The RNA shown here (Guanidine-I riboswitch aptamer) has 115 nucleotides and comes from Silicimonas sp. It matches the Rfam family "Guanidine-I riboswitch aptamer". Rfam links the family to the GO term regulation of gene expression. The source organism's lineage runs through Bacteria, Pseudomonadati, Pseudomonadota, Paracoccaceae and Silicimonas.

[in-house]
RNA sequence: CAGCAGGGCAACUAGGGUUCCGCCUCACCUCCUCCCUCAGAGGGUCUGGUCCGAGAGUUGCCACCGUGGCGGCAAAUUCCGCCCCGGUACACGGCGGGACAAAAUCCCGGGAGAG
Repeated sequence: CAGCAGGGCAACUAGGGUUCCGCCUCACCUCCUCCCUCAGAGGGUCUGGUCCGAGAGUUGCCACCGUGGCGGCAAAUUCCGCCCCGGUACACGGCGGGACAAAAUCCCGGGAGAG
């Protein structure tokens, strides 16, 4: 300097905003008849429910690797399968842009950059 790899899915959490629900504020809200139209406006600097949600968060399942053991077949350290146990390390990180209603530790991105 270059290449490869650092597994997948799910549930949850930190976090996130505001579609929907709720909440708050303002407006409307005496009776009769007819016609037309509408289902009000704003607030996330509203704790919340729905919703989004981590490479560097948690947990579970799967996958892969390894020691040992068991079974199969004529046979096997070699092929196939199963079981217990172990392993899957490390990881600082913008600006800017993107999607959904919108935002974010989501995606660009284990990026740029730094060590």